[in-house]
Context: one part of a larger RNA
RNA sequence: UGACGGGGACCCGCACAAGCGGUGGAUUAUGUGGAUUAAUUCGAUGCAACGCGAAAAACCUUACCUACCCUUGACAUGCCAGGAACCCUCCAGAGAUGGAGGGGUGCCCGAAAGGGAACCUGGACACAGGUGCUGCAUGGCUGUCGUCAGCUCGUGUCGUGAGAUGUUGGGUUAAGUCCCGCAACGAGCGCAACCCUUGCCAUUAGUUGCCACAUUCAGUUGGGCACUCUAAUGGGACUGCCGGUGACAAACCGGAGGAAGGUGGGGAUGACGUCAAGUCCUCAUGGCCCUUAUGGGUAGGGCUUCACACGUAAUACAAUGGCCGGUACAGAGGGCAGCCAACCCGCGAGGGGGAGCUAAUCCCAGAAAGCCGGUCGUAGUCCGGAUUGCAGUCUGCAACUCGACUGCAUGAAGCCGGAAUCGCUAGUAAUCGCGGAUCAGCAUGUCGCGGUGAAUACGUUCCCGGGUCUUGUACA
Numbered sequence: 001u002g003a004c005g006g007g008g009a010c011c012c013g014c015a016c017a018a019g020c021g022g023u024g025g026a027u028u029a030u031g032u033g034g035a036u037u038a039a040u041u042c043g044a045u046g047c048a049a050c051g052c053g054a055a056a057a058a059c060c061u062u063a064c065c066u067a068c069c070c071u072u073g074a075c076a077u078g079c080c081a082g083g084a085a086c087c088c089u090c091c092a093g094a095g096a097u098g099g100a101g102g103g104g105u106g107c108c109c110g111a112a113a114g115g116g117a118a119c120c121u122g123g124a125c126a127c128a129g130g131u132g133c134u135g136c137a138u139g140g141c142u143g144u145c146g147u148c149a150g151c152u153c154g155u156g157u158c159g160u161g162a163g164a165u166g167u168u169g170g171g172u173u174a175a176g177u178c179c180c181g182c183a184a185c186g187a188g189c190g191c192a193a194c195c196c197u198u199g200c201c202a203u204u205a206g207u208u209g210c211c212a213c214a215u216u217c218a219g220u221u222g223g224g225c226a227c228u229c230u231a232a233u234g235g236g237a238c239u240g241c242c243g244g245u246g247a248c249a250a251a252c253c254g255g256a257g258g259a260a261g262g263u264g265g266g267g268a269u270g271a272c273g274u275c276a277a278g279u280c281c282u283c284a285u286g287g288c289c290c291u292u293a294u295g296g297g298u299a300g301g302g303c304u305u306c307a308c309a310c311g312u313a314a315u316a317c318a319a320u321g322g323c324c325g326g327u328a329c330a331g332a333g334g335g336c337a338g339c340c341a342a343c344c345c346g347c348g349a350g351g352g353g354g355a356g357c358u359a360a361u362c363c364c365a366g367a368a369a370g371c372c373g374g375u376c377g378u379a380g381u382c383c384g385g386a387u388u389g390c391a392g393u394c395u396g397c398a399a400c401u402c403g404a405c406u407g408c409a410u411g412a413a414g415c416c417g418g419a420a421u422c423g424c425u426a427g428u429a430a431u432c433g434c435g436g437a438u439c440a441g442c443a444u445g446u447c448g449c450g451g452u453g454a455a456u457a458c459g460u461u462c463c464c465g466g467g468u469c470u471u472g473u474a475c476a
Base pairs, nucleotide, nucleotide: 001476002475003473004472005471007470008469009468010467011466012465013464015460016459019424020423021422022421023420026315027314028313029312030311031310032309033308034306035305042053043052064301065300066299067298068297069296070295073127077126078125079123080122081121082120083119086103087102088101089100090099091098092097107116108115109114129290130289132288133287134286138284139283140279141278142277143275145273150189151188152187153186154185155184156165157164158163169180170179171178195267196266197265198264200235201234202233203232204231205230206229209225210224211223213222214221238261241255242254243253244252245251317417321376322375323374324373325372326371327370333364334363335362338357339356343352344351345350383414388409389408390407391406392405393404394403430452431451432450433449434448435447436446
């Protein structure tokens, strides 16, 4: 100087407390451990691994296993020889591949011979190739402490020195934020602001958007751009004003005005560093290793197994509910080998059909909870839907291993969950549906969107984590 303390002081955080809803019990989904297996590819392992890499494992993916094959190779550059490329048919085979036959000659230079570019085949060698090892050789990227308020430097001063001071102290703040003081005076990386979005107003601009006027079944037509909206530019909030407290400061408390008030809400943004944290399987890369194989191709299988254990979710156990009928209101997105309307068929998944739309125009698209009626009457039920049987639909060469969905039948566990444990402070939790990426098909995952919309916070004694000062130390 740090680190540590079941030392002290002060302060903060959904850290506790006060509340609301869960997890831990059930079934299913999914990930992991373990076991199994020819293989169940590999990585991630306290917080910070476990719906994680994977924003889609039937084939492919695919790295694993088995079998059958190739050896200058599936891919790159260089050399030589031949042929343009390419297309079609047949045979063997699981296919890769092997064999046979047919068609076909292009572009540039040149009168021609011939040469060249591109591509294919064969040959020899330099080499290719490796998701093989080492993340404890590395770059890059990422997680975490933590959006915590810290981490440093120059000069000066003090100290023999390591170092100290500044950065400590008194106030204050979300903040090393600001003020005052001070052997310090300044500065840098962080904080804040600048950026995006949302909330208010104005200006500009009105089509595909909108409708105060007329009209219509209908923003449909005329007319218009006032309003809503759209999307560009501005304004607006600064403790600016008033009162009080304070040290005549910084600031704090209350108030006015205001759409908004003291960082208005949300996002992006992550200092010096820590964990030899994670990743050699994104990529790059040193070293080592393989080279008729640890490289390459194909078919089938596996990653989907299952006495068990754990994590994360979905659905429930019901009446604030289930079912039936009627009826209302979003936002944000996506769409051309795409989204697919009307209409017809089917109980339905879906099929037929073909209009419109490269989209403020058309389509996906019916929002659901809600509201209004009816029914059920506390029951393993008109709760719950697992499981299984049969019959189908769709995608796709192909749904056996191993897809999703539909109909009929079947109706399991489950009556609110032990010890323990998680999230959340407001348009939040809870609850309700909608959309996108991936994608042929496949979503209870994930990323977004809106609808309805709470309760509680006395307080900081305690648990956890963190910051500042101080103290002790046989630790570095």
This is a predicted structure of a 476-nucleotide part of an RNA (small-subunit ribosomal RNA, 3' major domain) from an uncultured bacterium. Its mean pLDDT, the model's own confidence on a scale to 100, is 85.